This is a predicted complex of two RNAs, RNase P RNA and transfer RNA, with 414 nucleotides together.
[in-house]
């Protein structure tokens, strides 16, 4: 210098005038003044939690999610540090990463056979001499995948049939908190597939701010049909069963009334700075700050300047993450290649 | 705001416990007819919404996104 890998920051700014939504102060109630006003993703609604109601939550079945270890956290399917596997020359990246000796299923086409199999072949026996019987899986070809690989022994021919080495699992020893690694010994194993059913372990009660609490206004507690009134209809926001609690009303028809407001709702696992512990995620301590809160729903328009242009996109109960979108500008660390000194 | 569902040929839909995608209408050509329609025969036409993953293999299973419908006072 070139090409890459990873991590991070920023996301137009200022001035004036006029508006919009809350808040505070003054007021002669007309108004005047002051101050605040979208994001890193406010998004998708994919996880977790707060909060609320239903027994502050019960039992069994079903269903769903997750699946290496240790830690962080209010919690998590998130994150950090590691282990292992795969990919990459490397920096690094990715991983639903338990179980196929519990059971069931599936493995198209091709091929004899896709898992208690046998086409060609090989060996032995029998005789009718090219057929039958028995044994076998070393060789052939097919396929994504062929009965563990290679060597020796063994045999009629062969075969994990036996043995050594190799592969996989469990136990023991050593190192490590652990996943795991390692070496030796013992025992066991022989197709794949669990993002097929399933098994094991762990977790999940259901519903979501249209939850829920309250105030005000109004009323037809009437009419008609059906069911029920302790021999229990129906209900308690739960897929089914049980259990438990409430229980005198419930369902349908036709019709009448009302359809406003307050809280929830913005002070919070909050933010900023400093110190400190930890490899890190993060924790602890001190000081300071108050930072949108609407309900038809505000955050805009014009003019000027900075060089003329300005990405993705807009709160609606809140918080922690994940995922997705993003013009341009900037910073740091690292790897590979080449050249020069 | 909260929560479900769907996307396959030009149109309407099948196919989804994985094995190479079909039906009806439409379209093209031929037959029939004096001609058209109807009828009969043959044929063409597919980014299975998009991008990843699992797998020997994905329309089908899983994840993320896009688009379109719907329910709830």
């Nucleotide at each position: 210098a070139g090409c890459a890998a990873c991590a991070g920051u920023u996301g137009u700014u200022c001035u004036g005038u006029c508006g919009c939504u809350g808040c505070c102060u003054c007021u002669u109630c007309g108004g005047a003044g002051g101050g605040a006003g979208a994001g890193g993703a406010a998004a998708g609604u994919c996880c977790g939690g707060g909060c609320a109601a239903c027994a502050u939550a019960g039992a069994g079945c079903a269903c769903c999610a997750u699946g290496c270890u240790u830690c962080c956290u209010a919690a998590c399917g998130g994150g950090a540090a590691g282990g292992c596997a795969u990919c990459g020359u490397u920096a690094g990246a990715u991983g639903a990463c338990a179980g196929a000796c519990a059971g069931u299923g599936c493995c198209a086409c091709a091929g004899a056979a896709a898992a208690u199999u046998a086409c060609c072949g090989c060996u032995c026996c029998g005789c009718u001499u090219g057929c039958g019987g028995a044994g076998u899986a070393a060789g052939g070809g097919u396929g994504a995948a062929a009965a563990c690989g290679c060597g020796a022994g063994g045999u009629a021919a062969g075969a994990g049939c036996u043995c050594a080495c190799g592969c996989c699992g469990u136990c023991c020893g050593u190192a490590g908190c652990g996943a795991u690694a390692u070496g030796g010994g013992a025992c066991g194993g022989g197709g794949g597939u669990a993002a097929a059913c399933c098994u094991c372990a762990u977790g999940g009660g259901u519903u979501g701010a249209a939850a829920a609490a309250c105030c005000a206004a109004a009323u037809a507690a009437a009419c008609c049909g059906g069911g029920g009134c302790u021999u229990g209809a129906g209900g308690g926001c739960u897929g089914c069963u049980c259990g438990u609690c409430c229980g005198a009303c419930c369902c349908g028809g036709a019709g009448g009334g009302u359809a406003g407001g307050u809280u929830g709702a913005u002070u919070g696992a909050a933010c900023u700075u400093u110190g400190u512990g930890g490899c890190g995620a993060c924790g602890c301590a001190a000081a300071g700050u108050c930072u949108a809160g609407a309900u038809a729903a505000a955050u805009g328009a014009c003019a000027g300047a900075a060089u003329u242009a300005a990405a993705c996109a807009g709160a609606a109960c809140c918080c922690g993450g994940c995922u997705u979108a993003c013009a341009g500008a900037c910073u740091g660390u690292u790897g590979c290649u080449u050249u020069u000194u | 705001g909260u929560c479900c569902c769907a996307g396959u040929a030009g149109c309407u839909c099948a196919g989804c416990a994985g094995g190479u995608a079909g039906a009806g209408c439409a379209c093209a050509u031929c037959c029939c007819u004096u001609u058209u329609a109807a009828g009969g025969a043959u044929g063409g036409g597919g980014u299975c919404c998009u991008g990843g993953g699992u797998u020997c293999g994905a329309a089908u299973c899983c994840c993320a996104g896009c688009u379109g419908a719907g329910a709830c006072a």
Notes:
Rfam match: Bacterial RNase P class A. Gene Ontology terms of the family: dimeric ribonuclease P complex, ribonuclease P activity and tRNA processing.